This is a predicted structure of a 349-nucleotide part of an RNA (small-subunit ribosomal RNA, central domain) from Kineococcus aurantiacus. It matches the Rfam family "Bacterial small subunit ribosomal RNA". Its mean pLDDT, the model's own confidence on a scale to 100, is 84. RNAcentral holds the full RNA, with entries from ENA, Greengenes, RefSeq and SILVA.
[in-house]
Context: one part of a larger RNA
RNA sequence: UUGGGCGUAAAGAGCUCGUAGGCGGUGUGUCGCGUCUGCUGUGAAAACUCAGGGCUCAACUCUGAGCUUGCAGUGGGUACGGGCACACUUGAGUGCUGUAGGGGAGACUGGAAUUCCUGGUGUAGCGGUGAAAUGCGCAGAUAUCAGGAGGAACACCGAUGGCGAAGGCCGGUCUCUGGGCAGUUACUGACGCUGAGGUGCGAAAGCGUGGGGAGCAAACAGGAUUAGAUACCCUGGUAGUCCAUGCCGUAAACGUUGGCGCUAGGUGUGGGGUCCAUUCCACGGAUUCCGUGCCGCACGUAACGCAUUAAGCGCCCGCCUGGGGAGUACGGCCGCAAGGUUAAAACUC
Numbered sequence: 001u002u003g004g005g006c007g008u009a010a011a012g013a014g015c016u017c018g019u020a021g022g023c024g025g026u027g028u029g030u031c032g033c034g035u036c037u038g039c040u041g042u043g044a045a046a047a048c049u050c051a052g053g054g055c056u057c058a059a060c061u062c063u064g065a066g067c068u069u070g071c072a073g074u075g076g077g078u079a080c081g082g083g084c085a086c087a088c089u090u091g092a093g094u095g096c097u098g099u100a101g102g103g104g105a106g107a108c109u110g111g112a113a114u115u116c117c118u119g120g121u122g123u124a125g126c127g128g129u130g131a132a133a134u135g136c137g138c139a140g141a142u143a144u145c146a147g148g149a150g151g152a153a154c155a156c157c158g159a160u161g162g163c164g165a166a167g168g169c170c171g172g173u174c175u176c177u178g179g180g181c182a183g184u185u186a187c188u189g190a191c192g193c194u195g196a197g198g199u200g201c202g203a204a205a206g207c208g209u210g211g212g213g214a215g216c217a218a219a220c221a222g223g224a225u226u227a228g229a230u231a232c233c234c235u236g237g238u239a240g241u242c243c244a245u246g247c248c249g250u251a252a253a254c255g256u257u258g259g260c261g262c263u264a265g266g267u268g269u270g271g272g273g274u275c276c277a278u279u280c281c282a283c284g285g286a287u288u289c290c291g292u293g294c295c296g297c298a299c300g301u302a303a304c305g306c307a308u309u310a311a312g313c314g315c316c317c318g319c320c321u322g323g324g325g326a327g328u329a330c331g332g333c334c335g336c337a338a339g340g341u342u343a344a345a346a347c348u349c
Base pairs, nucleotide, nucleotide: 003321004320005319006318007304008303012317014201015200017198021194022193023192025088026087027086028085029084030083031082033081034080035077036076037075038074039073040072041071042070048066049065050064051063052062053061054060091191092188093187094186095184096183097182098181099180103177104176105175106174107173108172109171110154115149116148117147118146119145120144121143125136126135162169163168206247207246208245209244210243211242215241216240220236221235222234223233258316259315260314261313262312265295266294267293268292269291270290271289272288273287274286275285276284322349323348324347331342332341333340334339
């Protein structure tokens, strides 16, 4: 390489958009590029295979045929793929009518709690632990009442419930804004799918600049524990956590499961529609579309398990190819740095 694979054994890129490329709905006509077929030419000889002949046989050798799977020319066929032309509506998109939502951004705002400050009451302890001690307190703490300051996070509702491509998103109000779903079937008429490179987004930590700093808390200090204790426990405590802006670009970025289409059901739940019932509403029943769970048939799976939210059946992309060395070295690219990305070999088992 072929092959076989990628939930858990190695293997799905963190996610989106999208260039090239690859693949692509229905009908008719046309061309005849692919494709199928006839004929012709060519496809050196030797070798090889088959048949026959010559050395007494064989090796060897001679003759003929095949092979040379190809290329070119020419005649024909046109289902399928393709080109061109016309048309269609189911794929895709648009319009219209509704609708749910912690989707995103900005501004404003609320209450509880912690801490601190001021004042009142009040007196000897408080705090902390397995037990203690460090620590705080007669310069009046802890407790309690009133007032004030400031920052961060939003109890209950709350949910295998919602939204988002993923990361992620939750006090309230307003403004701006993206996407979805259902119905209608009015419009366009294949405009689609995937996507090497590329573009943008991307938790936490970390970095630059300027703010902010209540609580928490790496580092650090002290007290304990212990043989020791650079820890677990306790008292403190700085970066950081927060805001603005610019970087970083990684995660068990996980459903450890790429995208699209097709393939029995049952039962919850979230959002719509239609029908029945109901005087109307609510509740209820049936059905249908979209999401999110559980159970389960066929199938496939090494098993576990999966099973219309597939790990089934197909198509396309990415990736894997024994363990260690190593996601390392070197080089390239990116970054302020930390580092990221691409990515070996010797050697060894």